The RNA shown here (SAM riboswitch aptamer (S box leader)) has 145 nucleotides and comes from Singulisphaera sp. The sequence was found by an Rfam model in a public genome assembly. Lineage of the source: Bacteria > Planctomycetia > Isosphaerales > Isosphaeraceae > Singulisphaera. Its mean pLDDT, the model's own confidence on a scale to 100, is 75. Rfam family: SAM riboswitch aptamer (S box leader). About the family: The SAM riboswitch is found upstream of a number of genes which code for proteins involved in methionine or cysteine biosynthesis in Gram-positive bacteria.
RNA sequence: AUCUUAUCCAGAGUGGCUGAGGGAAGGGCCCUGUGACGCCACAGCAACCGGUUCACCCGAGGGGUGAAUGCUGGUGCUAACUCCUGCCCAGCGCUUCAGUACGGUCCCAGCGGACCGGCGAAGACGCCAAUGGGACAGAUAAGAU
Numbered sequence: 001a002u003c004u005u006a007u008c009c010a011g012a013g014u015g016g017c018u019g020a021g022g023g024a025a026g027g028g029c030c031c032u033g034u035g036a037c038g039c040c041a042c043a044g045c046a047a048c049c050g051g052u053u054c055a056c057c058c059g060a061g062g063g064g065u066g067a068a069u070g071c072u073g074g075u076g077c078u079a080a081c082u083c084c085u086g087c088c089c090a091g092c093g094c095u096u097c098a099g100u101a102c103g104g105u106c107c108c109a110g111c112g113g114a115c116c117g118g119c120g121a122a123g124a125c126g127c128c129a130a131u132g133g134g135a136c137a138g139a140u141a142a143g144a145u
Stems, first nucleotide, its partner, number of pairs: 001145008013042005021031003026085003043078003048074002050071001051069008082137001087134004091127003094123004099119002102117006
């Protein structure tokens, strides 16, 4: 660097050094001289891998599965859901209609008609009002090359 699998709405910050940017990228929205990013120290979170314990299983001096445990172990993490979003689907809204067996109001002597709502259809309209799923991308772990 590439590939595979799993997870990503929880959790956890102080001090020192330095001094202007940072949150991956576009669009937003944020953080930031009351000191960002980075580095260092200490502290903490979590439980992917490893360890330990227990239970069960197998082809049993070994291995597998599940649960528990924070362990002087290996990583990771400690603003905002991966900060939100972009593409697709659903959903919602808006606009339009020689649509409609429906509801309401009104006009008409009557046939019938008008408007509003509901339903339906269409939209190369919107969603920066809310929501769900998927894709893409990214991060981390474990494994492989």